[in-house]
RNA sequence: UGGGUUUGAUCCUGGCUCAGAACGAACGUUGGCGGCACGCUUAACACAUGCAAGUCGAACGGCAGCGGAGGUGCUUGCACCUGCCGGCGAGUGGCGCACGGGUGAGUAACGCGUGGAUAUCUGCCCUGAGGUGGGGGACAACAGCUGGAAACGGCUGCUAAUACCGCAUAUCAUCUACGGAUGAAAGACUUCGGUCGCCUUGGGAGGAGUCCGCGUUGGAUUAGCUAGUUGGUGGGGUAAGGGCCUACCAAGGCGACGAUCCAUAGCUGGUCUGAGAGGAUGAUCAGCCACACUGGAACUGAGACACGGUCCAGACUCCUACGGGAGGCAGCAGUGGGGAAUAUUGCGCAAUGGGGGAAACCCUGACGCAGCGAUGCCGCGUGGAUGAAGAAGGCCUUCGGGUUGUAAAGUCCUUUCAGUAGGGAAGAUAGUGACGGUACCUACAGAAGAAGCUCCGGCUAACUCCGUGCCAGCAGCCGCGGUAAUACGGAGGGGGCAAACGUUGUUCGGAAUCACUGGGCGUAAAGGGCGCGUAGGCGGUUUUCCAAGCCAGAAGUGAAAGCCCCAGGCUCAACCUGGGAACGGCUUUUGGAACUGGAAGACUUGAGUAUGGUAGAGGAAGGCGGAAUACCCCGUGUAGAGGUGAAAUUCGUAGAUAUGGGGGUGGAACACCGGAGGCGAAGGCGGCUUUCUGGACCAAUACUGACGCUGAGGCGCGAAAGCGUGGGGAGCAAACAGGAUUAGAUACCCUGGUAGUCCACGCCGUAAACGAUGAGUGCUAGUUAUCGCGGGUAUCGACCCCUGCGGUAACGCAGCUAACGCGUUAAGCACUCCGCCUGGGGAGUACGGCCGCAAGGUUAAAACUCAAAGGAAUUGACGGGGGCCCGCACAAGCGGUGGAGCAUGUGGUUUAAUUCGAUGCAACGCGAAGAACCUUACCUGCUUUUGACAUCCUCCGAAGUCUAUGGAGACAUAGACCCGCCCUUCGGGGAACGGAGUGACAGGUGCUGCAUGGCUGUCGUCAGCUCGUGUCGUGAGAUGUUGGGUUAAGUCCCGCAACGAGCGCAACCCCUACCUUUAGUUGCCAUCAUUCAGUUGGGCACUCUAGAGGGACUGCCGGUGUCAAGCCGGAGGAAGGUGGGGAUGACGUCAAGUCAUCAUGGCCCUUAUGGGCAGGGCUACACACGUGCUACAAUGGCGAGUACAGAGGGCUGCGAAGGGGCGACCUGGAGCGAAUCUCUCAAAGCUUGUCUCAGUUCGGAUUGUAGUCUGCAACUCGACUACAUGAAGUUGGAAUCGCUAGUAAUCGCGGAUCAGCAUGCCGCGGUGAAUACGUUCCCGGGCCUUGUACACACCGCCCGUCACACCAUGGGAGUUGGUUUUACCCGAAGCCGGUGGCCUAACCUUUUAGGAGGGAGCUGUCUACGGUAAGAUCAGCGACUGGGGUGAAGUCGUAACAAGGUAACCGUA
Repeated sequence: UGGGUUUGAUCCUGGCUCAGAACGAACGUUGGCGGCACGCUUAACACAUGCAAGUCGAACGGCAGCGGAGGUGCUUGCACCUGCCGGCGAGUGGCGCACGGGUGAGUAACGCGUGGAUAUCUGCCCUGAGGUGGGGGACAACAGCUGGAAACGGCUGCUAAUACCGCAUAUCAUCUACGGAUGAAAGACUUCGGUCGCCUUGGGAGGAGUCCGCGUUGGAUUAGCUAGUUGGUGGGGUAAGGGCCUACCAAGGCGACGAUCCAUAGCUGGUCUGAGAGGAUGAUCAGCCACACUGGAACUGAGACACGGUCCAGACUCCUACGGGAGGCAGCAGUGGGGAAUAUUGCGCAAUGGGGGAAACCCUGACGCAGCGAUGCCGCGUGGAUGAAGAAGGCCUUCGGGUUGUAAAGUCCUUUCAGUAGGGAAGAUAGUGACGGUACCUACAGAAGAAGCUCCGGCUAACUCCGUGCCAGCAGCCGCGGUAAUACGGAGGGGGCAAACGUUGUUCGGAAUCACUGGGCGUAAAGGGCGCGUAGGCGGUUUUCCAAGCCAGAAGUGAAAGCCCCAGGCUCAACCUGGGAACGGCUUUUGGAACUGGAAGACUUGAGUAUGGUAGAGGAAGGCGGAAUACCCCGUGUAGAGGUGAAAUUCGUAGAUAUGGGGGUGGAACACCGGAGGCGAAGGCGGCUUUCUGGACCAAUACUGACGCUGAGGCGCGAAAGCGUGGGGAGCAAACAGGAUUAGAUACCCUGGUAGUCCACGCCGUAAACGAUGAGUGCUAGUUAUCGCGGGUAUCGACCCCUGCGGUAACGCAGCUAACGCGUUAAGCACUCCGCCUGGGGAGUACGGCCGCAAGGUUAAAACUCAAAGGAAUUGACGGGGGCCCGCACAAGCGGUGGAGCAUGUGGUUUAAUUCGAUGCAACGCGAAGAACCUUACCUGCUUUUGACAUCCUCCGAAGUCUAUGGAGACAUAGACCCGCCCUUCGGGGAACGGAGUGACAGGUGCUGCAUGGCUGUCGUCAGCUCGUGUCGUGAGAUGUUGGGUUAAGUCCCGCAACGAGCGCAACCCCUACCUUUAGUUGCCAUCAUUCAGUUGGGCACUCUAGAGGGACUGCCGGUGUCAAGCCGGAGGAAGGUGGGGAUGACGUCAAGUCAUCAUGGCCCUUAUGGGCAGGGCUACACACGUGCUACAAUGGCGAGUACAGAGGGCUGCGAAGGGGCGACCUGGAGCGAAUCUCUCAAAGCUUGUCUCAGUUCGGAUUGUAGUCUGCAACUCGACUACAUGAAGUUGGAAUCGCUAGUAAUCGCGGAUCAGCAUGCCGCGGUGAAUACGUUCCCGGGCCUUGUACACACCGCCCGUCACACCAUGGGAGUUGGUUUUACCCGAAGCCGGUGGCCUAACCUUUUAGGAGGGAGCUGUCUACGGUAAGAUCAGCGACUGGGGUGAAGUCGUAACAAGGUAACCGUA
């Protein structure tokens, strides 16, 4: 201090999430030692058992038990007696039990914290003063009797005191009417010195009570609460003030600065976190409070309304003889239960402290220690040095090696801790040590007993292999996993921490993500629809005073511990001890007077008033007007009108529509002017005119004297729709009806049409009520336009020009902004006040309240769910957006396809197999330039296993050729022939080849083209695609490449924050068109000779061949254009503006195609998915499609005659002449490795004859017979020939294809493949057109621009109902429970009050007794528990029901995003 995550990328907004620290923790794996701490956070749930508060004999009567002594009896070790002694059970009495210890239920409070106050009390303690005289009567214990199961009693009798009660005295205290009155005491022990006590009283210390200022959680979906309530007077009560209580009187008191109510909670010092401010928390330790099974109550006492006391009520548990009783671990241990979870029924009073006692002592689960627990913090160890053959093993591997790794082993050392043995403290100042077999010291043995956990995709340090295959699983967020997973599981290796490591939970941090420090609101969430105005907040200039805020000084307080600093003690540390600082605060006091505030006075600039003008759809009410629509009446007039994309519904012969014919009725709205214009707070306001009325502006003076700004609540206004009552109703028009459209059409379109729209009155109170921009004030460059008023100047005058104020607009500097944009009318710079926001959805919804006649409005959540939702801008893509442009894209033409037959390919089907691939354009006469066997990959059957092929090893043998037998063949068996080449030390060795064997390996047209290379298709021969530097922008990016022209072209020119460059375009290359030159054989032949024939001689002029050159460049002229690029026309020229054609394919797109051309990773098969062979199949056939051929005929068919090419091929070849056959072909073999020979007669054409429109002399399918050729072999399954046969078909529906010139169309020829087999493919020439106005439309493409919610990019995105599953939630007849209020009933115990009668030791008296006083009983007020009735509120359950959310592939449509195909959206019905 930041990081990850919204996007194709960017900036911003914004949430989610991570890294840190902490814990009374828990869980998982693991676990050596010690020190110091800590240890029921849940059930304030219930508790067995033991212990936790006693002590004093020096207060007392006494003597049950123990010990001693003495005595008696005697069976010498027993019994009895004596309180005599030590002592002491029970009892009287004193002190303590109100401390210490536990817990946090209750409590939102003077409970706590802090600072003050006083109307008070205070045992023991300290200190001061004074006193302690003299009497009396009882009650326990005890004894006797007696009740009860027990607990516990009852009656009678005896007795002591420091127990109880009078009398005297009174320093003093209290009361007082100031005269006075009232009030005490206790003794005990003694060494006889005294000591400890007791009584009255003053002071102190410490403690306690009470009161006050300030602070102290959330909710307003809790807004009103309160009758002892607020105050007064009298009285009572208390230690003490007080409605604390009571009687009377008054009617107050609290509350928006949050009363009351509800929920939650002990408070604090502190603790955790944080830079701090804050936030969270309140274990251990310390202070205060509250509680002690639940509720109530008092007694005693200095102190309690009392944890281990009492009484009552209730619940629960236990005992019981059923009549009654007992109990209270939130003390220490411990048990059950609850729970994720928290310890021993330990030792000791040795220390510290407490109670009692004169003391010795006793008691003390306070405390000191030990035990258990890695619960936390801290410390130590698990060894050190050396050691490369870099061992073995593991893992990986490119097979070379790398890594584990100096790690191990080995060698040499050491012994901390643990272990064994010995010694042995301090804690204690005389005695006394639980801890304690302690700490600590010494000795001994031996590396010996001691390492795990988690992580390794990014954040985040750390990588490979195998397994798995959207499975199993992981995951804090993003996200991994569908056959090459660094993300799952294992392994190796590595990183981190370490006696621990991870996970979960919680808190703070990061989060400036509630923003005081320190945020925002035009579009991201967020300005109230607008105004008036209350409280509140804020407020101009100046003078004086006050001193509340404020500033300064001083004093008090702010407990200790803790944090921080310094020093010290445990070997260090944790821990502990001492000192300091700090404790941000509060209080008191002394000063100051600048600012805020208060008081008094003054001022004029803020604000307002008066006077004179001005503009205006400002508002309300009344009156008037014309145009138009509709309707009615009359006239004219006739067949249609109306409406639409096209129609129909509808109107019309009963007379419509039309009418520049006439008359009338009625309602609503006000053309032109009219404008970025004006007015108003907003909503909103538009004919003319009258009345009433609000506001604004300008000018000049006068006056008031801060009177101001904002504004929670409140009040008013508030479009449209809607509601109520009553009118009105022409047009328009929800609903509704009909007609269309459509798959449907509850819509868009059309014809009708009711509410409504209009008026009056009353409601409603919302809108995308928007400038998506609250109001006010001040300051900060300008330019332009316009409205209103004024001044100056000018003019005859209106304008114009300069200028001031107020409004409304457009641009723009600085500045601001995430950007867009805003910019004196701020979204700039500041101040004041108000409103509002805090991720998306759920939801502006539910419940509750308020308002409303209703519709509904307003206020306004939660559960649950997601990791985003969003703003602005960028680049693309897309649009049933726009502009410009191009292309056989359309149009204009020519010829086809689609119909027929056949050929061929594909789908489908069939099959043992019909091998595989290609699938919109861009698969389908495609791979295949040629399946009878082979090919061949498929099927059936036979057969083989180091293999048909490659390398290595061993052995044998030349290799090889031929024959026979079996077999379908592969193959198997047998025999014969043959003795090769190189070297040699003559033994032999070697190379090639064959056979046998072994294992490494071969082999695979098996899978994956979505693991790949290479190659190819396509957009597209479209004109584009980029880079460097510079510049602009926060950035993605932009600029350049856009713009104006032009081009086939990002071609060129001009301009320009760009300047240059690259890949593409073009050119360079090839063919072709013209010419020149060189060369003339196999080519050619003008001239000469010659022949049947360029045949030969001759020649090389011409043609041709094939080398080298020339030529064309907008070069020239005119026009046009920006003096440009270029375009148009012309000349010349074989050719003219790229002359024609080809090769040439930018960055990229389609996970396009190909693992079956080849190569190749991974996976799979290995007597088979490899190899060999025979036969079959790839040639099937109800059908569908693509591509072609031949036709349907007369521009033709047939017959006869006749003319003219180019380009190719040829030795396993082309094959001539001649001969044979109707023919395919056969025979023949000359010539030719070819400008020589040959394929080779080109055909259409031309000249003729015939056919005469017909299923034909068209057409040739199909079939029969007979043949030819190739080939081992034409059955499945070749081509061709002859004769015979003579299908369909008469120009082809919807639809669709090609082509712009030597092109289409038409005609033939050749070649590759090939033994044979093209209607296909690739080439060649012959004949040789038509049309293009043009760019509206269809398709594709390019550039610019625009919108976008798309980016897998429109084959996109996305909405709602329905159906299914799950989840949470609202309503719900009701039902169950908690809390609480009001009224009433009952009324325990107890305090207080009353009390005839009853009982009664102390005192008094006038004494059989009475009185004072007291008690029991009874009774009254108060009152817990309980009950009845009626509410309020919260929670649980609830048939059924409402919407909501979530869920890979459900249904129906297509609402939104592009003009989303009817622009979208807001309010309302």
This is a predicted structure of a 1469-nucleotide RNA (small-subunit ribosomal RNA) from Magnetofaba australis IT-1. Its Rfam family is "Bacterial small subunit ribosomal RNA".